[in-house]
Context: one part of a larger RNA
Molecule: large-subunit ribosomal RNA, domain II
Organism: Saccharimonadales bacterium (SeqCode)
RNA sequence: UCCAACGAGUUACUGAUUAGUGCGAGCCUAAGCUAUUUAGCGGAGGCGCAGUGAAAGCGAGCCUGAAUAGGGCGACCUUAGUACUAGUUAGUAGACCCGAAACCAGGUGACCUAACCAUGGGCAGGUUGAAGCGUCGGUAAAACGACGUGGAGGACCGAACCGUAGCGCGUUGCAACACGCCCGGAUGACCUGUGGUUAGCGGUGAAAUGCCAAUCGAACCUGGAGAUAGCUGGUUCUCCUCGAAAUAGCUUUAGGGCUAGCGUCGUACGGUAGCAGUGUGGGGUAGAGCUCUGAUUCGGACUGGGGGUCGCAAGAUUACCCACCCUUGUCAAACUACGAAUACGCACUGUGGAACUACGGCAGUCAGAACACGGGGGCUAAGCUCCGUGCUCAAAAGGGAAACAGCCCAGAUCGCCAGCUAAGGUCCCUAAAUAUACACUAAGUGGGAAACGAGGUGAGAUUUCUUAAACAACGAGGAUGUUGGCUUAGAAGCAGCCAUUCAUUUAAAGAGUGCGUAACAGCUCACUCGUCAAGAGAUCUCGCGCGGAAAAUGUAACGGGGCUAAGUGUAUUACCGAAGCUGCGAGCGUGUAUUUAUAUGCGCGGUAGAGGAGCGUUGAUAUCAGCGUCGAAGUCGAACUGCGAGGUUCGGUGGAGCGGUAUCAAGUGAGAAUGUUGGA
Repeated sequence: UCCAACGAGUUACUGAUUAGUGCGAGCCUAAGCUAUUUAGCGGAGGCGCAGUGAAAGCGAGCCUGAAUAGGGCGACCUUAGUACUAGUUAGUAGACCCGAAACCAGGUGACCUAACCAUGGGCAGGUUGAAGCGUCGGUAAAACGACGUGGAGGACCGAACCGUAGCGCGUUGCAACACGCCCGGAUGACCUGUGGUUAGCGGUGAAAUGCCAAUCGAACCUGGAGAUAGCUGGUUCUCCUCGAAAUAGCUUUAGGGCUAGCGUCGUACGGUAGCAGUGUGGGGUAGAGCUCUGAUUCGGACUGGGGGUCGCAAGAUUACCCACCCUUGUCAAACUACGAAUACGCACUGUGGAACUACGGCAGUCAGAACACGGGGGCUAAGCUCCGUGCUCAAAAGGGAAACAGCCCAGAUCGCCAGCUAAGGUCCCUAAAUAUACACUAAGUGGGAAACGAGGUGAGAUUUCUUAAACAACGAGGAUGUUGGCUUAGAAGCAGCCAUUCAUUUAAAGAGUGCGUAACAGCUCACUCGUCAAGAGAUCUCGCGCGGAAAAUGUAACGGGGCUAAGUGUAUUACCGAAGCUGCGAGCGUGUAUUUAUAUGCGCGGUAGAGGAGCGUUGAUAUCAGCGUCGAAGUCGAACUGCGAGGUUCGGUGGAGCGGUAUCAAGUGAGAAUGUUGGA
């Protein structure tokens, strides 16, 4: 991992409700007793027939109250219950199944290990050489010194023994801690045998929460015990109808609950809901506006105040500040003298046949997601977060978007080698136009990106000059007062400052447009004439392009090939294209009409979930004068049949039991639970 078997909503009681049966203003017995296969007895008691009050109580009334008031609950209008059976559901019980870590009680453990007690045992060999003592020296005597002797030490080196710091190996091992090399202690707080003591709310601990039998932040065994688990996992046959929620309020509540909302089933209800139109309402959003509340811009007038200056003061003055006023231009969720579209309420008309509402049974849901729009938070960040409205997914398959829950189209009962379309497409991959007309693009733009930049190119608009000759080019001029004045070392058109930037000669020529010089010089320009001969320049708007443009495995920013259209814009026709629609056939649900078999209408995606109808397994009761060695069950295969769970028949195998029908009762259906047991 696979196969087989086993494996999870049960049972009891008490309520609620639905259906059925009996009896019915009544219904039923319980314990028990007697019989014994289910009957008889038993009326204690329970529910109902009357309510109300806390109660005494009263009673079609009662309570409150001083009340005959008012109010509350009733009666009347409108009496149905009760017992049992079955289904569903709740409560109490382990209550669908498996699963803790833990808690408590009573016991068992110191043969491992910790400490201690008692009594024994062990430590090759080598080294060092303390005290003391002796002799000699030394001293007044000592001290002291030398040489011997001596043999101390948690002394030294190093086996046994005890240990394990480092490295390697091993790591389904030789081994649930070993092996190899190497290393520490090795007369000591040493090592060790045997016997004993200390026990879990505890012991022991040279102290690591260490150790207490491979178990230790509280041992192990059994029991309470099926502890509890708002948590995770699992929960077994079929078909049919409908079909959610991920919200609100409250919650020691937030991944759990309760009630409501939304689903389903039943009963009742009929112009109910919904939709459309008309009419009529209130509003303060979008927008707009600036009266108010605030913010805010330009200019002005001078009114007032503050500051400055002058003045002893009065007061005057002001290139300062503020407020008010007039004018110009603006802003606001918490501004409004205005104000929509929508939405919402009501009424009527039309349509609309349950989609509504009420009551009752049973749920599930309380993690939602993307997208579009209106907003808050954030950075007008996020596949971000929080609301509102809508839509899809969730619970939705099909077609498109290369691939792609939430985007676009469209809602799959089944069958068809039939037709038409949607989104999206029609050169090839790839179904259908190498379609038509007119434009644009040259960038492979298309087929990623901004501020910004640019004589790319197309279209439009405005405007200036121009046969009195424009624009460009070429030929020529571009002067004089004057080197303007000032400044300056110098400043001569051209460092800088000033100016009535003037005047003269002219066809024209700036007290000078830009280079240049130390300053001049020099080269240019404006301006003018000539040559030439027809358009030239400026600004704005729009379309499509260009640059801006650097990333990590490999082209890799059209799905690919490839495309100059097979790109883009406008217009047009045809075609392709889905489980959409249509056609033909079939099935099912639910209405309607009836002659009960037809016709006809509407429908049949679906998770949680509600409702309905069935299949199969085991057993029981009854029955089939059921089947069976002339071959039962089981098992293998085939055919037929039912929408399906399944069923029937035939053949092989097998070798002794088994089935149909009706009803009943369940240890009643496995693929998942790191399920359990066995096997491969």